[in-house]
Context: one part of a larger RNA
Molecule: large-subunit ribosomal RNA, domain VI
Organism: Chlorellaceae sp.
RNA sequence: CGCUAGAGCAUUGAGAGGAGCCUUCCAUAGUACGAGAGGACCUGGAAGGACGCACCUCUGGUAUACCAGUUAUCGUGCCAACGGUAAACGCUGGGUAGCCAAGUGUGGAGUGGAUAACCGCUGAAAGCAUCUAAGUGGGAAGCCCACCUCAAGAUGAGUGCUCUCCAUCAGGCCACAGGAAGACAACCUGGUUGAUAGGCAGAAGGUGUAAGGCCAGUAAUGGUUUCAGCUGAUCUGUACUAAUAGGCCG
Numbered sequence: 001c002g003c004u005a006g007a008g009c010a011u012u013g014a015g016a017g018g019a020g021c022c023u024u025c026c027a028u029a030g031u032a033c034g035a036g037a038g039g040a041c042c043u044g045g046a047a048g049g050a051c052g053c054a055c056c057u058c059u060g061g062u063a064u065a066c067c068a069g070u071u072a073u074c075g076u077g078c079c080a081a082c083g084g085u086a087a088a089c090g091c092u093g094g095g096u097a098g099c100c101a102a103g104u105g106u107g108g109a110g111u112g113g114a115u116a117a118c119c120g121c122u123g124a125a126a127g128c129a130u131c132u133a134a135g136u137g138g139g140a141a142g143c144c145c146a147c148c149u150c151a152a153g154a155u156g157a158g159u160g161c162u163c164u165c166c167a168u169c170a171g172g173c174c175a176c177a178g179g180a181a182g183a184c185a186a187c188c189u190g191g192u193u194g195a196u197a198g199g200c201a202g203a204a205g206g207u208g209u210a211a212g213g214c215c216a217g218u219a220a221u222g223g224u225u226u227c228a229g230c231u232g233a234u235c236u237g238u239a240c241u242a243a244u245a246g247g248c249c250g
Stems, first nucleotide, its partner, number of pairs: 001153001005164007015150004021049007033038001051107005059101004066094005071086006112144002118138004171249004176190004196242003199238005205231003212225005
């Protein structure tokens, strides 16, 4: 921009894409078959591999400043306690959310249709024979459907419900608070009739027992107060702060 009034929501599916895999074991059955050696079709069941998708409860990885330890140096007058810097977070031990796989779950199930090679039935031309000429069956991991996803620019522009009726209408956008959404757009949530983000409170999880005081020791240090203190992303709650003021399209 189009879809021939403008919108909001919900849809149909023309069409397109994805998936489609394989192995072993058990039973049937040491049966059919076979002199024996050997050894099934069919059918049912159980494990597993690779691959795909989703997820983070578990097992783990990461987690650039969440916690602790520690070296050098500078600073806060000094002690103590802290802070800055160090070309990878200086180094080290852990680690929440998120992201992730080696972790967890799950899929290729089932059913049907038309067929290929091939195997048939009936059957003439051609009194026989013949699966074929008329007619009619079976038959594949393949084809169509079925399963998952996208999908009306499918210009062939579809359908349903509702709103508005020429009004600053219905509705939408900008701007604003944000996001498990994201390169930017877009998408999604919220905007006081409000939990959208921050703060705050509590909780979870993490770290591992803070500072100060007291006690013991000459001291380093240890004990106690103290499962303390601190704590990014997580959860629940709470209007304290900010979602204002407005503008535009129609």